SAM riboswitch aptamer (S box leader) from a Sphingobacteriaceae bacterium, 107 nucleotides, folded computationally. Of the family's consensus pairs, 94% are formed in the model. The coordinates come from a structure-prediction model, not an experiment, and the mean pLDDT is 80.
This record gives sequence, C1' cells and structure tokens, in this order.
RNA sequence: UGCUUAUGGAGAAAGACGGAGGGAUUAGACCCUGCGAUGUCUUAGCAACCUGUACUUACAAGGUGCUACAUUCUACUCAAACUUUUUUAGGUUGAGAAAGAUAAGCG
Repeated sequence: UGCUUAUGGAGAAAGACGGAGGGAUUAGACCCUGCGAUGUCUUAGCAACCUGUACUUACAAGGUGCUACAUUCUACUCAAACUUUUUUAGGUUGAGAAAGAUAAGCG
C1' cells in the first nucleotide's frame, strides 16, 4: 500500500511544545478556534476490535485504537406518508449504496 470481513446515535481528561487555521476529499451548511484550535509528546481515562478470564450477564486493560458536535449534517438510489396549484415541487422519516475511519486476517 492492496484485498476480505465486521463495526459505528454510547463512552472517556489534563499538562507541555507550537502558533493558525481545523472538523478525510469536492460542494453547501453548521460548529470549534489567540480564553490557543489542528498537530506532536507525556500522563491519565474510555472500552470499539483482537487477547485473557468467565460462560452468555460480565471482568481485566496485554496489542491496536479512541477521548468536541451521530462517520458534525447533507449530496447517490429506493420507499412511505404529509403539504402543495395534485401537472409538479418541497421538506420529513426510513432503508440501501459509495467514500472515508477503526479492528482482525491474508498477500
């Protein structure tokens, strides 16, 4: 780096460095941010996956991970009812897909 499978509305803080944008890309929105963001390191915490114990409730925290906002929301497809001038258009709800993220396995 690629492929496969699974998961995702829960959970969880401080300090130091640093100094301007950031929340994956594109577009729109919304939010965070000099009362110091994103990021790096340290400590602490959480418990998603693997692991161990237990044996179906749960416990532990060894490995990775995570610790603003639902993967921050929407976009692509389908369905439902509602409103409307019942042609049409609009928003709402639900399901699926794509993409990205994480874990495990494989090459």